[in-house]
RNA sequence: GCCGCCGUAGCUCAGUGGAUAGAGCGCGACGCUACGGACGUCGGAGUCGCUGGUUCGAUUCCAGUCGGGGGCU
Numbered sequence: 001g002c003c004g005c006c007g008u009a010g011c012u013c014a015g016u017g018g019a020u021a022g023a024g025c026g027c028g029a030c031g032c033u034a035c036g037g038a039c040g041u042c043g044g045a046g047u048c049g050c051u052g053g054u055u056c057g058a059u060u061c062c063a064g065u066c067g068g069g070g071g072c073u
């Protein structure tokens, strides 16, 4: 220098045009318990890396850019 891949909650990830963006773990409150764990109920947390474009509608498609990791030279 060239070519894919990844970026979504604190962590690991799903969702790949359609209305309110989700799961597990973790976290908080309450119940239970002598206390804790486990279990049960409820809850908070996201500008979907960023900017622009296409579209009635974008996390999803397109372009650029930033970051991570990989292949080739």
Stems, first nucleotide, its partner, number of pairs: 001072003005068003010025004018056001027043005049065005
RNAcentral holds the sequence, with entries from ENA. The RNA shown here (transfer RNA) has 73 nucleotides. Its mean pLDDT, the model's own confidence on a scale to 100, is 80. Rfam family: tRNA.